[in-house]
RNA sequence: ACAGAAAAAGGCAAACUUAUUGAAAAAUAAGGACGCAAAGUCACGGGUCUAAGGUUGGGUAUCUCACUAUGAUGGCUGGACUACCUGAA
Numbered sequence: 001a002c003a004g005a006a007a008a009a010g011g012c013a014a015a016c017u018u019a020u021u022g023a024a025a026a027a028u029a030a031g032g033a034c035g036c037a038a039a040g041u042c043a044c045g046g047g048u049c050u051a052a053g054g055u056u057g058g059g060u061a062u063c064u065c066a067c068u069a070u071g072a073u074g075g076c077u078g079g080a081c082u083a084c085c086u087g088a089a
Stems, first nucleotide, its partner, number of pairs: 002087003011036002016031006034075001040081003044078003047073003053068003057065003
């Protein structure tokens, strides 16, 4: 440098539950393990989710609907950066 078959030292932790934060998506902490060889880091490209705010937007108008990311997701994916163990093919 390349690769991840088996193993080991270890690591992470889905759903769900509780608490807190948030308009929500979701996040954080504790419990808990479905899985993960980058399930380590980064929202730069694509995807997905949400719509507080916004729109000389629509309507049957104290309300409601639509659109919209500047919000979220790295455990959807491409890319960038870094790293433990091992060396079967």
The prediction has a mean pLDDT of 85.
This is a predicted structure of an 89-nucleotide RNA (c-di-GMP-I-GGC riboswitch aptamer) from Peribacillus cavernae.
The source organism's lineage runs through Bacteria, Bacillati, Bacillota, Caryophanales and Peribacillus.
The sequence was found by an Rfam model in a public genome assembly.